[in-house]
Annotation:
Model confidence (mean pLDDT): 88 of 100. A computed fold for a 350-nucleotide part of an RNA from an uncultured organism, annotated as small-subunit ribosomal RNA, central domain. Its Rfam family is "Bacterial small subunit ribosomal RNA". The full RNA is in RNAcentral, with records from ENA and SILVA.
Context: one part of a larger RNA
RNA sequence: UUGGGCGUAAAGGGCGCGCAGGCGGUUUUGUAAGUCAGAUGUGAAAUCCCGGGGCUUAACCCCGGAAGUGCAUAUGAAACUAUGAGACUUGAGUAUGGGAGAGGGAAGCGGAAUUCCUGGUGUAGCGGUGAAAUGCGUAGAUGUCAGGAGGAACACCGGUGGCGAAGGCGGCUUCCUGGACCAAUACUGACGCUGAGGCGCGAAUGCGUGGGGAGCGAACAGGAUUCGAUACCCUGGUAGUCCACGCAGUAAACGUUGAUCACUAGGUCUAGCGGGUAUUGACCCCUGCUGUGCCGGAGUUAACGCAUUAAGUGAUCCGCCUGGGGAGUACGAUCGCAAGAUUAAAACUC
Numbered sequence: 001u002u003g004g005g006c007g008u009a010a011a012g013g014g015c016g017c018g019c020a021g022g023c024g025g026u027u028u029u030g031u032a033a034g035u036c037a038g039a040u041g042u043g044a045a046a047u048c049c050c051g052g053g054g055c056u057u058a059a060c061c062c063c064g065g066a067a068g069u070g071c072a073u074a075u076g077a078a079a080c081u082a083u084g085a086g087a088c089u090u091g092a093g094u095a096u097g098g099g100a101g102a103g104g105g106a107a108g109c110g111g112a113a114u115u116c117c118u119g120g121u122g123u124a125g126c127g128g129u130g131a132a133a134u135g136c137g138u139a140g141a142u143g144u145c146a147g148g149a150g151g152a153a154c155a156c157c158g159g160u161g162g163c164g165a166a167g168g169c170g171g172c173u174u175c176c177u178g179g180a181c182c183a184a185u186a187c188u189g190a191c192g193c194u195g196a197g198g199c200g201c202g203a204a205u206g207c208g209u210g211g212g213g214a215g216c217g218a219a220c221a222g223g224a225u226u227c228g229a230u231a232c233c234c235u236g237g238u239a240g241u242c243c244a245c246g247c248a249g250u251a252a253a254c255g256u257u258g259a260u261c262a263c264u265a266g267g268u269c270u271a272g273c274g275g276g277u278a279u280u281g282a283c284c285c286c287u288g289c290u291g292u293g294c295c296g297g298a299g300u301u302a303a304c305g306c307a308u309u310a311a312g313u314g315a316u317c318c319g320c321c322u323g324g325g326g327a328g329u330a331c332g333a334u335c336g337c338a339a340g341a342u343u344a345a346a347a348c349u350c
Base pairs, nucleotide, nucleotide: 003322004321005320006319007304008303012318014201015200016199017198021194022193023192025088026087027086028085029084030083031082033081034080035077036076037075039073040072041071042070049065050064051063052062053061054060091191092188093187094186095185096183097182098181103177104176105175106174107173108172109171110154115149116148117147118146119145120144121143125136126135162169163168206247207246208245209244210243211242215241216240220236221235222234223233258317259316260315261314262313263312266295267294268293270291271290272289273288274287275286276285299306300305323350324349325348332343333342334341335340
């Protein structure tokens, strides 16, 4: 718990789909639930407020009035909200024609390189470092040539380039498949926005079962360094990294900036699609929409900065914050094979 806030001070959910709920375009007409008007009844007395009065005054007491923001009843109003009926096209969507894209899934194929194996050549070193050593090598290594095996990743193109909701996506071809954008018409007629719960997706690591294993490489072993060296450096090297099917559900899951809509100077680069001009044509030039960057004005901000991709000006809905530590911990609950995840305190202390 009113408020004030959430780029960096505490605070935007990792991301989407979406039930309930909240909010919702233009217009005609009806109803009258909300709303509004006056009326009637009620709203006990005392108290409070106002005007009088009584105790010498005051406190106190008495009389009258007001108030009592409310409730009920009947009557009326109809702008707004709601609701019934009808209409509209600007929001939203569908159809048509296009081009762009590492968007997703599956299958197949390719070359470079590392490693290993076989054979040829060839001889004493190779490797590694700050310097070395462990290590490899006369059982022929390193080097070099040819052939083969296998796994993983795709140089150049490559770009503050593209695509995707986010995580993320990069060799080539084929198949299946999602979304966005542009152009011109036609159609539906508010079908929309957000979204507690819920459901789904979700890097890396980890777990289960079965494969695979070239390189790299936690753990581990050895060599160095060092006073020591459970490290940094070196030689090896198991899980893992890869595939299939499941589980886990977390990240500085970051633009540390929720989603949607509207409005508010410009300049410049770039990606996609158009229109105009020009031209034999492609460029060039002008211009529209969509995306992605930089600079900058008003405005805003504590400042830094942001600035039509807002952190400006407004609107709707959701999430979250409320001094530091204790603590994202304990307990409980839910989920998980486990690791753990989610939810989430208090004592105490400054």